Predicted 3D model of a 346-nucleotide part of an RNA (small-subunit ribosomal RNA, central domain) from an uncultured bacterium. The full RNA is in RNAcentral, with records from ENA and SILVA. The prediction has a mean pLDDT of 86.
Context: one part of a larger RNA
RNA sequence: UUGGGUUUAAAGGGUUCGUAGGCGGAUCAAUAAGUCAGUGGUGAAAGCCUGUGGCUCAACCAUAGAACUGCCAUUGAUACUGUUGAUCUUGAGUACACUUGAAGUGGGCGGAAUGCGUCAUGUAGCGGUGAAAUGCAUAGAUAUGACGCAGAACACCGAUUGCGAAGGCAGCUCACUAAAUUGUAACUGACGCUGAGGAACGAAAGCGUGGGGAGCGAACAGGAUUAGAUACCCUGGUAGUCCACGCCGUAAACGAUGAUUACUCGAUAUUGGCAACAUAAUGUCAGUGUCCAAGCGAAAGUGUUAAGUAAUCCACCUGGGGAGUACGUUCGCAAGAAUGAAACUC
Numbered sequence: 001u002u003g004g005g006u007u008u009a010a011a012g013g014g015u016u017c018g019u020a021g022g023c024g025g026a027u028c029a030a031u032a033a034g035u036c037a038g039u040g041g042u043g044a045a046a047g048c049c050u051g052u053g054g055c056u057c058a059a060c061c062a063u064a065g066a067a068c069u070g071c072c073a074u075u076g077a078u079a080c081u082g083u084u085g086a087u088c089u090u091g092a093g094u095a096c097a098c099u100u101g102a103a104g105u106g107g108g109c110g111g112a113a114u115g116c117g118u119c120a121u122g123u124a125g126c127g128g129u130g131a132a133a134u135g136c137a138u139a140g141a142u143a144u145g146a147c148g149c150a151g152a153a154c155a156c157c158g159a160u161u162g163c164g165a166a167g168g169c170a171g172c173u174c175a176c177u178a179a180a181u182u183g184u185a186a187c188u189g190a191c192g193c194u195g196a197g198g199a200a201c202g203a204a205a206g207c208g209u210g211g212g213g214a215g216c217g218a219a220c221a222g223g224a225u226u227a228g229a230u231a232c233c234c235u236g237g238u239a240g241u242c243c244a245c246g247c248c249g250u251a252a253a254c255g256a257u258g259a260u261u262a263c264u265c266g267a268u269a270u271u272g273g274c275a276a277c278a279u280a281a282u283g284u285c286a287g288u289g290u291c292c293a294a295g296c297g298a299a300a301g302u303g304u305u306a307a308g309u310a311a312u313c314c315a316c317c318u319g320g321g322g323a324g325u326a327c328g329u330u331c332g333c334a335a336g337a338a339u340g341a342a343a344c345u346c
Stems, first nucleotide, its partner, number of pairs: 004317003007300002012314001014201004021194003025088007033081002035077008049065006091191001092188003095184003099180002103177007110154001114150008125136002162169002206247006215241002220236004258313006266291010295302002319346003328339004
């Protein structure tokens, strides 16, 4: 480079926004850059190819043609692409009217539980395990009651539910902010899709500074178990878990399935609307599930939420190991992250 691929065999970027670029709805007109056709010039000779001829043949040589797929100029064609102008509404967006939800940020409040403190009742055990022991307890524990304090998480509702771009989001309430769907078809009139670089967000753990610290609990200590036990079990327990601000930038960041658009047999459940209706059945729009036809697939399976049929753009793959390593560079306080080989070997 060409061809083939990316759910599970190697391979979809963690997610979104967006620059350049690539691609892009309908109609009319102009233009003629791409595109197509003709003509002229040029495209050295030799060589290659074809015909004919000359050395007895051949190699070789001579000659004629073709070719030289290109470039330049010029004359035309105008379907498609481009450019310019005008118009359109179905793509996209706006407006208005609702609706919906654990969407986000900040504040306030609440009850249960746990632990601790004080007081009271009360007496010898409690706790823990397969069984025990360490541990706690006559300096009065455990248990029960009252009062107080603290931090963290929000039982039931709760769901195969819902919302969010993803990560993720759950007590109640207030304020602020964002979104989606539906309806009207009023407005703009292609304003769109994708998106290399780039920017923002990004679980948990970890890091920095300052708070906080109930429960849980890496490390650590002790008790058991065991041949040993640097474990599993038990008693404790520091970082951490929580808050504020700032870093880190990774995950089986998974639907292991990139985004967008169009088309394509059905059944059924469910969430939120709308229409009609006395109610229900029903229809329709958007979402979320299950089962299945065709098709696809190596199969498992998938199957209008495609892994089907097509189109545009991006990312990625090319035998296993070496290796996500070395070196270099960028980023980071560090931990490390990103980029990312080769020798050698099978």